Predicted 3D model of a 75-nucleotide RNA (c-di-GMP-I riboswitch aptamer) from an Actinomycetota bacterium. NCBI's taxonomy places the organism under Bacteria, Bacillati, Actinomycetota. Its Rfam family is "c-di-GMP-I riboswitch aptamer". Its family is annotated with cyclic-di-GMP binding in the Gene Ontology.
RNA sequence: CCACGAAAACGGCAAACCCGCCGCGAGGCGGGGACGCAAAGCCACGGGCCUCUCGCAGGCCGCCGGGCCGCCGAA
Numbered sequence: 001c002c003a004c005g006a007a008a009a010c011g012g013c014a015a016a017c018c019c020g021c022c023g024c025g026a027g028g029c030g031g032g033g034a035c036g037c038a039a040a041g042c043c044a045c046g047g048g049c050c051u052c053u054c055g056c057a058g059g060c061c062g063c064c065g066g067g068c069c070g071c072c073g074a075a
Stems, first nucleotide, its partner, number of pairs: 004073002012037002017032006035062001041068003045065003048060004052055001
């Protein structure tokens, strides 16, 4: 360095649910809360799912794949 991922360390994120706000909606943002996560960091690029006012429209990366970037170091 690559690969790999521990009953390790320092830390991180935060499902369901509840509250507030935004959106027609899928859903988003903030707060609370933790089921989980070694990329549960970022990108809708391919597949997939979902929404509506059905088209030159949107949503989901915590569904899978791909790309980019990144912490730690037992076997």